Small-subunit ribosomal RNA from an uncultured prokaryote, 1502 nucleotides, folded computationally.
RNA sequence: AGAGUUUGAUCAGGGCUCAGAUUGAACGCUGGCGGCAUGCCUAACACAUGCAAGUCGAACGGAAACGAUGCUAGCUUGCUAGCAGGCGUCGAGUGGCGGACGGGUGAGUAAUGCAUAGGAAUCUACCUAAUAGUGGGGGACAACCUGGUGAAAACCAGGCUAAUACCGCAUAAUCCCUACGGGGCAAAGCAGCUGGGCGCUAUCAGAUGAGCCUGCGUCGGAUUAGCUAGUUGGUGAGGUAAUGGCUCACCAAGGCGACGAUCCGUAGCUGGUCUGAGAGGAUGAUCAGCCACACUGGGACUGAGACACGGCCCAGACUCCUACGGGAGGCAGCAGUGGGGAAUAUUGCACAAUGGACGCAAGUCUGAUGCAGCAAUGCCGCGUGUGUGAAGAAGGCCUUAGGGUUGUAAAGCACUUUCAGACGUGAGGAAAAGUUUAAGGUUAAUAACCUUAGACCCGGCAAACUCCGUGCCAGCAGCCGCGGUAAUACGGAGGGUGCGAGCGUUAAUCGGAAUUACUGGGCGUAAAGCGCGCGUAGGCGGCCUGAUAAGUUGGAUGUGAAAGCCCUGGGCUCAACCUGGGAACUGCAUUCAAAACUGUCAGGCUAGAGUGUGGUAGAGGAUAGUGGAAUUUCCGGUGUAGCGGUGAAAUGCGUAGAUAUCCGGAGGAACAUCAGUGGCGAAGGCGACUUGCUGGACUAAUACUGACGCUGAGGAGCGAAAGCGUGGGGAGCAAACGGGAUUAGAUACCCCGGGUAGUCCACGCCGUAAACGAUGUCAACUAGCCGUUGGGGGGCUGGUCCCCUUAGUGGCGCAGGUAACGCGAUAAGUUGACCGCCUGGGGAGUCCGGCCGCAAGGUUAAAACCCAAAUGAAUUGACGGGGGCCCGCACAAGCGGUGGAGCAUGUGGUUUAAUUCGAUGCAACGCGAAGAACCUUACCAGCUCUUGACAUCCUCAGAACUUGUCAGAGAUGACUCGGUGCCUUCGGGAACUGAGUGACAGGUGCUGCAUGGCUGUCGUCAGCUCGUGUCGUGAGAUGUUGGGUUAAGGCCCGCAACGAGCGCAACCCUUGGCCCUAGUUGCCAGCGUUUAGUUGGGCACUCGAGGGAGACUGCCGUUGACUAACCGGAGGAAGGUGGGGAUGACGUCAAGUCAUCAUGGCCCUUAUGGGUAGGGCUACACACGUGCUACAAUGGUCGGUACAGAGGGCAGCAACCCCGCGAGGGUGAGCUAAUCCCAGAACGCUGAUCGUAGUCCGGAUUGGAGUCUGCAACUCGACUCCAUGAAGUCGGAAUCGCUAGUAAUCGUAGAUCAGAAUGUUACGGUGAAUACGUUCCCGGGCCUUGUACACACCGCCCGUCACACCAUGGGAGUUGGCUGCACCAGAAGUCGUUAUACUAACCAUGCUUAGCUUGGAAGAAGACGCCUAAGGUGUGGUUGAUGAUUGGGGUGAAGUCGUAACAAGGUAGCCGUAGGAGAACCUGCGGCUGGAUCACCUCCUU
Repeated sequence: AGAGUUUGAUCAGGGCUCAGAUUGAACGCUGGCGGCAUGCCUAACACAUGCAAGUCGAACGGAAACGAUGCUAGCUUGCUAGCAGGCGUCGAGUGGCGGACGGGUGAGUAAUGCAUAGGAAUCUACCUAAUAGUGGGGGACAACCUGGUGAAAACCAGGCUAAUACCGCAUAAUCCCUACGGGGCAAAGCAGCUGGGCGCUAUCAGAUGAGCCUGCGUCGGAUUAGCUAGUUGGUGAGGUAAUGGCUCACCAAGGCGACGAUCCGUAGCUGGUCUGAGAGGAUGAUCAGCCACACUGGGACUGAGACACGGCCCAGACUCCUACGGGAGGCAGCAGUGGGGAAUAUUGCACAAUGGACGCAAGUCUGAUGCAGCAAUGCCGCGUGUGUGAAGAAGGCCUUAGGGUUGUAAAGCACUUUCAGACGUGAGGAAAAGUUUAAGGUUAAUAACCUUAGACCCGGCAAACUCCGUGCCAGCAGCCGCGGUAAUACGGAGGGUGCGAGCGUUAAUCGGAAUUACUGGGCGUAAAGCGCGCGUAGGCGGCCUGAUAAGUUGGAUGUGAAAGCCCUGGGCUCAACCUGGGAACUGCAUUCAAAACUGUCAGGCUAGAGUGUGGUAGAGGAUAGUGGAAUUUCCGGUGUAGCGGUGAAAUGCGUAGAUAUCCGGAGGAACAUCAGUGGCGAAGGCGACUUGCUGGACUAAUACUGACGCUGAGGAGCGAAAGCGUGGGGAGCAAACGGGAUUAGAUACCCCGGGUAGUCCACGCCGUAAACGAUGUCAACUAGCCGUUGGGGGGCUGGUCCCCUUAGUGGCGCAGGUAACGCGAUAAGUUGACCGCCUGGGGAGUCCGGCCGCAAGGUUAAAACCCAAAUGAAUUGACGGGGGCCCGCACAAGCGGUGGAGCAUGUGGUUUAAUUCGAUGCAACGCGAAGAACCUUACCAGCUCUUGACAUCCUCAGAACUUGUCAGAGAUGACUCGGUGCCUUCGGGAACUGAGUGACAGGUGCUGCAUGGCUGUCGUCAGCUCGUGUCGUGAGAUGUUGGGUUAAGGCCCGCAACGAGCGCAACCCUUGGCCCUAGUUGCCAGCGUUUAGUUGGGCACUCGAGGGAGACUGCCGUUGACUAACCGGAGGAAGGUGGGGAUGACGUCAAGUCAUCAUGGCCCUUAUGGGUAGGGCUACACACGUGCUACAAUGGUCGGUACAGAGGGCAGCAACCCCGCGAGGGUGAGCUAAUCCCAGAACGCUGAUCGUAGUCCGGAUUGGAGUCUGCAACUCGACUCCAUGAAGUCGGAAUCGCUAGUAAUCGUAGAUCAGAAUGUUACGGUGAAUACGUUCCCGGGCCUUGUACACACCGCCCGUCACACCAUGGGAGUUGGCUGCACCAGAAGUCGUUAUACUAACCAUGCUUAGCUUGGAAGAAGACGCCUAAGGUGUGGUUGAUGAUUGGGGUGAAGUCGUAACAAGGUAGCCGUAGGAGAACCUGCGGCUGGAUCACCUCCUU
């Protein structure tokens, strides 16, 4: 510090995800030790049991228990019982101090809290310091005793008693009250050997602790906007330790709130902790400070302190005991239990240390604390050895079979002893102070294991790779994604990487994320500028001077607890950990100083802003009137059969007179030309003319005011179209509606004829638009050039002129900005001020709630859930029912076919035991197959073999081979006759045959989607690329585009390109005229000979073979940029690549072929292999392709007759001759071929006949008889003869080939082949027609444009409906929580009142005086009153759960219906609004370009 992921690729924007650190964690696997920490985050849920707050006998009366001593009794040394509070001590009780600390928890609390800084009206036990006292009296109550009630808890009555318990009196320095005269308030003793000690009372001061008040800070929600009656203030009183509406009476009507009151939700706060570079963000365990709470709610008592965790009273819920009458309890103390939960420990030891309570002290108590136990929960440290060791061992894994790797790793040798364990020794755990000579002696005990490494990961991010298994299964996954038979992604193994007593996973926080942007983001098109101006609060604000000191800056002081973090020392062997010091704590407060800037105050200025004067332009606004053209309609005239409309039609109108035409009338709406990227307005918007009214802008010169300004949350106003209300109006147009068409349908487009609302006017609503420049307003600054509108100025040559300036409005463009497109003084540049808005896509601008509206609806505005994308700009392709240019038998122009018939052949389908397999749009279908009777043959049903029909190796035997017989369908089996070979170094060897063993053979079995090779196709189309350079952030572009031309990216010119490669062309073959060479089997002009080039002779000619020259736009002319080239011409056998062939760029189609061959992997191995005979591939309701033969007279038949080329031939072609009607048979000359043979070419020509008919056409089919091939002709061959004589009379929609020696037509030959062509390949004979032309169909090439496509239009994609699942809104309601208001009732308790019962102290009175009576003071029971908790009733608010049913949304597999959008998406799309419709949607009105194409206008560059 970044990385992965949207795309074919790119840049941007944007989300998601990862790598880091961390945790009170949990889970999985594993686990040696120690140190230091930490350990219920959930149910503030309920708790069994034990312990956690007591202490003081030196306050008191006392003596239940224990002990010692003494005495007595029973008795056995000693035990039991009794006596002695006399002793140590001490249960219970009175009294004092402490139970308000310590310990726990975080429920409540958004401020009665906390943090920080301050303040004044207070209290403070114990402690410190000081002053003054501590005199003298009195009456009770517990304990105890007696009696009683009760199950218990406990209680009642009577009697006795002490005190540091209680109460008077005296005294009062101080203190308190005061009217300044005075008045009021205390006390306690105990111990002790005398002082002294510990106490007590009053008061002052301190310290400590606590209470109260104030400023500032302290979470989210405005879909919570108004809240408040003790409320805010005053006066007086009460109350408190103290201020105060804290409480009460009276008076006033205030107080809080957009700087967020009130309400709702959530939450203890802080020091700190985690993260981060920081700023921040998250958090508030352990430790420390504060607060709150103690089963829930209320209340007070005591006390210095509580409204009290281990106190009290009441109410409630729950639990327990009960004799049913009544009682008891509160672990959020330490352990522990149940429960909840993913999850969190021992019912331990000790008061030795530290601290606390009490005590004079010893000491007692202390689950505070110190320790131990459990847990890898975290951090830190250590160990599981070290060195050497190559035969690179064995084993494992992989392998190209050679080897590699595990790996110096192990073994072996040498060494060490950390750790653990055992034995022995054994320090420290304070010092000081204090106490005391009494006690104590060093901090528990026990036990065990191992001789020790794992967990994750290895597709990318991200370090680390192979094999096997599996086969979209099982599974993995943080994101992208992996798995459908060769998985580095699943599972296992080997190997490897990074960690290591841990490793991974999950959860959570920060970071990365500049992804909420203060530091540090944006808003033309990606999300984002309010439709527009006015204006309130607020924010910001020109120049100069003076004052001030709020902001600002500096210094000082106080504070900012400790711990923590950081720095620097020290101590544990180190570290973690502990500890000393420092720094820091960025803050707050007080104070001193400065005065530049901001603020405030005062005074001035004119540059901002505004006012006055004179002019100018204008569809600016509202109002009243006027005008002409046109449509429609009405009246009348003329006139006659159609009009109208469309792609084509029809509905419609018209003989009742339309359309057309003329005159006249009516009425409404809109204003042609001018008209212009012209004008005006804030925007919406504004267009005939005139009148008056009115707003703004600009301009010239000057005078005045003196910052009066800018922006603008709320607010109020304006605001197209559609729509709404009331009343008018209504010509045209026209949602809805209905008719005709189109269509598969057509609720549409198109058209017609209709047609209502509406469109128009007045008044009132609505408040939205693609309300757009998709660009908020204001101000300043920053090159130019060219237009245009309105002013002003200047110049001259006085014009249709030029220059300058200013306010608008446009085009191009520099710098600069931008992701790019583009913007560019009218900024999207550089800055400032203010406002609005954005934060992934969908859900959704939707729900709920609020506000507005008559309604339609508007505005404000979520969540659950789903996805890993959605998006912008640009690039390359592909595509378009986009455009331009061009080509092709592509169309057109022609000729002949196919489609109809019969047959042949192939395919589909069907059938079958099998009908083997493959090929399937063009580019499968007379294709593989250049030839299935057996074989072929792969298929089927049988029979049969198992190292095999074939290859290599090993062992043994044998020559090989061969005759015959039998069985069998045959393969095969049994028996049998003959036969002993070749080479040799004499050992043996080679070939062959048989048997055996195992390695192996074999497979036309699967996968052409694992492959090689070969092939088809686009297409013989003209394209496809590279190097260097340049441009662009980049993908990419340029070159290769443009202008010409060409068959051609072939050529020329131009050009940021210059060159090059594969293709094109040429080189190759063939054909066309000529020449040369050599003439046999070829040829024959002349000579000779003949039936015949048969022969002599010759090679002139033909011909075949070989080799040359020739054609190159070379020449002339037109056109063209003078080029390339084109057109015409000459010459020439041939003229513009002469004709034909071979030749097929980069690539596309996962095209075809595993059955030509080769081959990876998989599969079979007495069978999916081998052999054999038979059957099948030849089937047949049917459909299609390709052909043949025809339908006839341009013909059929018969007779005569002429002319080819190219081939083949010895397992062959076969002549002549004979036989047969013929196929053919017999015989066999010649020929290994320019010699012989196949071999008669046919159409043609000529003569005859047929006469338009199912025929003398046509030949299918069938019967009979034959021939040939072959082992074999039944399934299943070809041919011949006789007989038979079917369909068919030129073929619907549709469709194919062909541009010249071509089509058409005629025959010939070959390959395959024993035989078997209508197929195929090749050959020649005869031999046409037409092409105006490129509008259209198909295919292709180049350029350009649009795109939501990139598997690339056979693309993408929208909505309804149906099914399943998910979350959610409404919903008659139902049921909880919280809460407001009104009322009822009211426990305990404080306070108050009291005419009642009661009472020891003090006072008074009387008396019968240990006292009693009466009265007072004082206390107090009861009663009453105020307040009030739980509770109850009624009525609201809010929130959660649930609910028949209902609404839309999301997701899902290959469902249904259409095809709305993306190309001009086939009607351009979209926005607002209204109506309609199964659904996407359609239509009307207004708007936008984020519309293609064409044209016009305007402008720019050169």